Small-subunit ribosomal RNA from an uncultured bacterium, 1384 nucleotides, folded computationally. The coordinates come from a structure-prediction model, not an experiment, and the mean pLDDT is 84. Rfam family: Bacterial small subunit ribosomal RNA. RNAcentral holds the sequence, with entries from ENA and SILVA.
RNA sequence: CCUUAGAGUUUGAUCUGGCUCAGGACGAACGCUGGCGGCGUGCUUAACACAUGCAAGUUGAACGACGGAAGCUAAUUGAUUUAUCAAUCGGUGGAAGGAGUGGCGAACGGGUGAGUAACGCGUGGGUAACCUGCCCUGAAGACCGGGAUAACAUACCGAAAGGGAUGCUAAUACCGGAUAAGCUCUUAGGUGCAUAAGCAGCAGAGAGAAAAGCUGAGGCGCUUCAGGAUGGGCCUGCGUCCUAUUAGCUGGUUGGAGAGGUAACGGCUCACCAAGGCGACGAUAGGUAGCCGGUCUGAGAGGAUGAACGGCCACAUUGGGACUGAGACACGGCCCAAACUCCUACGGGAGGCAGCAGUGGGGAAUAUUCCGCAAUGGACGAAAGUCUGACGGAGCAACGCCGCGUGAGUGAAGAAGGUUUUCGGAUCGUAAAACUCUGUCAAGAAGGAAGAAAAAGGACGGUACUUCUGAAGGAAGCCCCGGCUAACUACGUGCCAGCAGCCGCGGUAAUACGUAGGGGGCAAGCGUUGUCCGGAAUCACUGGGCGUAAAGAGCACGUAGGCGGUAGCUUAAGUCAGACGUGAAAGACCAGGGCUCAACCCUGGGGUUGCAUUUGAAACUGAGCUACUAGAGUACAGGAGAGGUAAGUGGAAUUCCUAGUGUAGCGGUGAAAUGCGUAGAUAUUAGGAGGAACACCAGUGGCGAAGGCGGCUUACUGGACUGAAACUGACGCUGAGGUGCGAAAGCCAGGGGAGCGAACGGGAUUAGAUACCCAGGUAGUCCACACCGUAAACGAUGAAUACUAGGUGUAGGCUGUGUCAAGCAGUCUGUGCCGUCGCAAACGCAAUAAGUAUUCCACCUGGGGAGUACGGCCGCAAGGUUGAAACUCAAAGGAAUUGACGGGGGCCCGCACAAGCAGUGGAGUAUGUGGUUUAAUUCGAAGCAACGCGAAGAACCUUACCAGGGCUUGACAUAUACAGGAAUAACUAAGAGAUUAGUUAGUUUUUUGGAACUUGUAUACAGGUGGUGCAUGGUUGUCGUCAGCUCGUGUCGUGAGAUGUUGGGUUAAGUCCCGCAACGAGCGCAACCCCUGUUUCUAGUUGCCAGCACGUAAAGGUGGGAACUCUAGAGAGACUGCCGGUGAUAAAUCGGAGGAAGGUGGGGACGACGUCAAAUCAUCAUGCCCUUUAUGUCCUGGGCUACACACGUACUACAAUGGCUGUAACAGAGGGAAGCAAACCAGUGAUGGCAAGCGAAACCCAAAAAGCAGUCUCAGUUCGGAUUGAAGGCUGAAAUUCGCCUUCAUGAAGCCGGAAUUGCUAGUAAUGGCAGGUCAGCAUACUGCCGUGAAUACGUUCCCGGGCCUUGCACACACCGCCCGUCA
Repeated sequence: CCUUAGAGUUUGAUCUGGCUCAGGACGAACGCUGGCGGCGUGCUUAACACAUGCAAGUUGAACGACGGAAGCUAAUUGAUUUAUCAAUCGGUGGAAGGAGUGGCGAACGGGUGAGUAACGCGUGGGUAACCUGCCCUGAAGACCGGGAUAACAUACCGAAAGGGAUGCUAAUACCGGAUAAGCUCUUAGGUGCAUAAGCAGCAGAGAGAAAAGCUGAGGCGCUUCAGGAUGGGCCUGCGUCCUAUUAGCUGGUUGGAGAGGUAACGGCUCACCAAGGCGACGAUAGGUAGCCGGUCUGAGAGGAUGAACGGCCACAUUGGGACUGAGACACGGCCCAAACUCCUACGGGAGGCAGCAGUGGGGAAUAUUCCGCAAUGGACGAAAGUCUGACGGAGCAACGCCGCGUGAGUGAAGAAGGUUUUCGGAUCGUAAAACUCUGUCAAGAAGGAAGAAAAAGGACGGUACUUCUGAAGGAAGCCCCGGCUAACUACGUGCCAGCAGCCGCGGUAAUACGUAGGGGGCAAGCGUUGUCCGGAAUCACUGGGCGUAAAGAGCACGUAGGCGGUAGCUUAAGUCAGACGUGAAAGACCAGGGCUCAACCCUGGGGUUGCAUUUGAAACUGAGCUACUAGAGUACAGGAGAGGUAAGUGGAAUUCCUAGUGUAGCGGUGAAAUGCGUAGAUAUUAGGAGGAACACCAGUGGCGAAGGCGGCUUACUGGACUGAAACUGACGCUGAGGUGCGAAAGCCAGGGGAGCGAACGGGAUUAGAUACCCAGGUAGUCCACACCGUAAACGAUGAAUACUAGGUGUAGGCUGUGUCAAGCAGUCUGUGCCGUCGCAAACGCAAUAAGUAUUCCACCUGGGGAGUACGGCCGCAAGGUUGAAACUCAAAGGAAUUGACGGGGGCCCGCACAAGCAGUGGAGUAUGUGGUUUAAUUCGAAGCAACGCGAAGAACCUUACCAGGGCUUGACAUAUACAGGAAUAACUAAGAGAUUAGUUAGUUUUUUGGAACUUGUAUACAGGUGGUGCAUGGUUGUCGUCAGCUCGUGUCGUGAGAUGUUGGGUUAAGUCCCGCAACGAGCGCAACCCCUGUUUCUAGUUGCCAGCACGUAAAGGUGGGAACUCUAGAGAGACUGCCGGUGAUAAAUCGGAGGAAGGUGGGGACGACGUCAAAUCAUCAUGCCCUUUAUGUCCUGGGCUACACACGUACUACAAUGGCUGUAACAGAGGGAAGCAAACCAGUGAUGGCAAGCGAAACCCAAAAAGCAGUCUCAGUUCGGAUUGAAGGCUGAAAUUCGCCUUCAUGAAGCCGGAAUUGCUAGUAAUGGCAGGUCAGCAUACUGCCGUGAAUACGUUCCCGGGCCUUGCACACACCGCCCGUCA
């Protein structure tokens, strides 16, 4: 100084686990957009091919030849006044230039990354095994000679490139000789250092080898030796990717001594000799790759990467080779070969951009055929200088980083406009306009650098910079707005078009698609794509796991390896500390400084975790030595055991054979059949044969490493345990490879074969039944030899050691104690259960750990594909072992929780079954529905919970449907403006009517204006039974009058959640009691409300009449009465209150008393949290959509009433418990004024006429009916009444489609109803009638009322539904679930 973030997605939640996102980065590319400047960067692909130009030359102070300028000068001519000048021709002179000889350079600089897995690179060493031009220092020297050769000249060959021949010439070119050492070589001596051979001084002897000059006279060069510096060569420790589905590789290979070669060591090369060398610490092979400083990321450790800049290496079209040289096996040199390109006279030649530009090509993609050597650097030169596509600059590109701008202030009428709206407004928004300012950038003009150390010299460049002018003018986009993730509305679309990183959006109200408005983010950029790191503790060194999520090898022995008891001494490899060398620069960090800031650049500091050398320490590890006994083992003494192998042996049972007895069945199953049996079975008796397995004992008992082991005896044999403590002295643990063992099935060849029994055939079951069941039955099961090598080989839990509360069984020992008996106490080993701490996702584990620690091994890294394919190994085969990828999904999984579900369990309830009664289903009719039909048969309701339902009543109306005829501000509402008129009523004509035309009457109110009503025109609008009940409100059904549904606080659990609400009783009830980590509470239950059953009081009219009186044919008719009935108000009464039994002394229950009523007395209203996207947009209301001369509205007619058929609900029946006729009683509850209607009269009757009474405890409807009596006598009837004909009645404008009633006549089906199915537990079922609503009329329906009035319930096994507890679950849209296979 720095320093660790999560989210979405499986599930309702937790855990495991994968996928995805938010961050940073880039030599990037693509899309949209684009003002300026600075600094950087720019072929990642084809090491593909290249036109053109340039990129390495220089040196005349090395040399000859060419060349011939300036200058000097003789002569001649001309000009001129002499001097002098000019020209011409000579002489001298030698500059510039450039070919050649020579020298130096060209081995640097520049490019690229193909190759290379290597001493290539990095880092640290070594070289006593080496070299080093130019440079620096020191010492010494440079003497005498010689012969050539290019250039050049001449001729020649060739198309060209070029070539050779002859002749001439110079040198710092070349050669010979001399001199010479501390140089080189040979030889022997001694010293020092290293040691493997060796190396370096010292002092001798012998042999050998040098040189070049030039000059402007200052210098520059030349030769030898030594040293330095610089640069290299070689060797070496360590480090350096993936694959073992690459396990063996190697012949110059490994080593030796010798020779050659090199600057130098070396199999570098060669001959000979030996047979080595490398490899599981990964050789060899294959794939990939230049390495590093660094860069990106990361908290770090790491991971990825190696553009630009810097270091090293390699390469220069491909492959090979050497030459020259100090240095190359040489990018712009040579030779050869190959491919390609070009020229050609076809004979032959030329070339190499991975230098700078540039071209083609490839590609998503990467720039100018620019300026300059002014700076820095390089080559040559004494120097001037020349060369330099190194380099310095400019150009192109938003490719990146950094900076600046696109204006600032004031400004509410909150303008216009846009969007939206609940129509009020809100928002864009101080935003704009307007006013006042400023002047960066861009533009114009003027000035104008530093960069160059003493003079000159600037490509950039009239650039940076400064000043002035002028003007808000020229300068904002991109992405996003469902969650993650900051940011919301409208319209369009309608599972379409489309979006999408993951989850996922879109099927008519989409904040998720498209557009718009608004908003958010970033900004000259913004998004997308690609790649890397991060998040990912998701390979875990830091820092993970393996009972059930992926993961312990089936088990053991054991090699390498890893790890290892106690004590002492030594050492110093590991370890720790100090010092020193190195760890290049740049980069990064810190501090400071320079460009206006920043990016960028400069200076300094720290750091660079590493390696090496050295000095020290000695605890721990290692190494060496000595010792010990607690680990381990040996010997000794015991007892236990289905431990193993072999041989022998026993009884029971099954089957078969023989013989006897005996007769018709046996066997088998849910029930049967196949099968066996009169040729004698089964059964039974006796005898015999053969094979296999060992009842009882027998035990979560024993033994074994695991697999596994069970009659008895014998033999051989392994291991464990206990005791004691004699011996050894760490001999131990684990264990990659390896080796062995290893159930069942299977395999090879041979035995054996009783029972059982794959396959197979038969019988059943079944829709089928390749199954389950039955009768048979072959391999096999058994033995011996050999193989296989796998299992849910499981404790789904590797081995070893130590430690860490207890309790209680059991097996085998031992010790102590015990009247030594039963026991008791202790201890060791094994085997179980419970449990504390701790652990764990939870379940659970818990001294036999899944706890706490250590050591070693095996194994895991999302699901599927797949334990598959290929390859290797093993196997006779079957197959085993090792073991992927493409592709695909966003999950797959574990444990636990709450529900729902189960042809799971327990408990309980209900007309749920059972026990009964009456039905439905069969007939006819009515009615509703489906279907069909139709112009229309309007619409809705659809299992229970649609179907006599909406509809409490379709002839018109209703009416929504159909056909036709009309209207368009409208049939209806509100408002405005203008014009007119009262409104209204009646009549006439046309028409099907709506409507149209006309006539008459009428002339309101107010003082005028005006108001009400109405007509016409115009505009807003009206209207819709049109759609969506899956946009809604409200209402309703249903589970279900079932007993449940929840909350607060507390407690438990990581959490979902649990507890309470479970448990023991009890109840109709979550009703109550008791218990309990729960304590309380709410909605439900019950009660409170209404009717009914008893009674009291009060009150008596229209009701009543006991007593008194009157009165009638009779009659509460009258006076009167208030007792009774009744009416309708207020009360009482019932509470398990009392008694007894049971029960826990409770709650409660059973029985009883009293009572009108007894245990909620009977009935009603009342319906918890919720479920069914249940029903209804056609009761009503309502969002959105649709329609507006029509989907609105008016009218006439038709339809909703159709009819082969199917279903539901009812009525009437089939008859004698009945029909018919007659007769005379007894209700309750209702209704009545556009009404109920008495009585009387007419009619067979429906009904009509007339008409009293009554708005009702008064009058009317109104007759109650079943009842009772008589008759009929069992039949399609005196049952039944459909259907049809005729004649009538009533309502109503209207009765044909299409009403009801009456009379006469007609007299279908039907004789009690298949499978199936409904209601009902008492005043109930059944049965009888009465009334009402709807309504002009129409009732077998509906809603009520009273009369008569049963049967049965043993009981809860079963069917259905429900409640509670529990269990399983792969379901949660919840079993109408989920899901598998095949096919499309």